The RNA shown here (c-di-GMP-I riboswitch aptamer) has 85 nucleotides and comes from a Chloroflexota bacterium. It matches the Rfam family "c-di-GMP-I riboswitch aptamer". Its family is annotated with cyclic-di-GMP binding in the Gene Ontology. The sequence was found by an Rfam model in a public genome assembly. The model forms 95% of the base pairs in the Rfam consensus.
[in-house]
RNA sequence: CAACCGAAAAGGCAGACCCGCCGAAAGGCGGGGACGCAAAGCCGAGGGUCUACGCCCGCGAGGGCACGACGGCCGGGCUACCGAA
Numbered sequence: 001c002a003a004c005c006g007a008a009a010a011g012g013c014a015g016a017c018c019c020g021c022c023g024a025a026a027g028g029c030g031g032g033g034a035c036g037c038a039a040a041g042c043c044g045a046g047g048g049u050c051u052a053c054g055c056c057c058g059c060g061a062g063g064g065c066a067c068g069a070c071g072g073c074c075g076g077g078c079u080a081c082c083g084a085a
C1' cells in the first nucleotide's frame, strides 16, 4: 500500500406509516418520519417476486401474458469513508 474483515470514530442512507404529485396498477418522486442497513451507493440482457392499461381465453365470475415495476428479494458486476483484532 492492497485485499479480506468489521471493533472504534466521523458521518451516510431511510422501512412501515402520514401528506402532496405522477401512474391503469405494481410502484416512483418530494416532504415528514426511522424499522433497519458496512455498501440499504450505482447497474434491470441471471434468477425471483409484484402489477395487467393493453392483448388472448371465458356466458360470466375470472384466468393467462411484460414491453411495466421491485437494487431495502437473491446472485453478479462497478465504485466508495474509516482502520482495531
Base pairs, nucleotide, nucleotide: 005083006082012037013036017032018031019030020029021028022027035072041078042077043076046074047073048070049069050068054065055064056063057062
The coordinates come from a structure-prediction model, not an experiment, and the mean pLDDT is 86.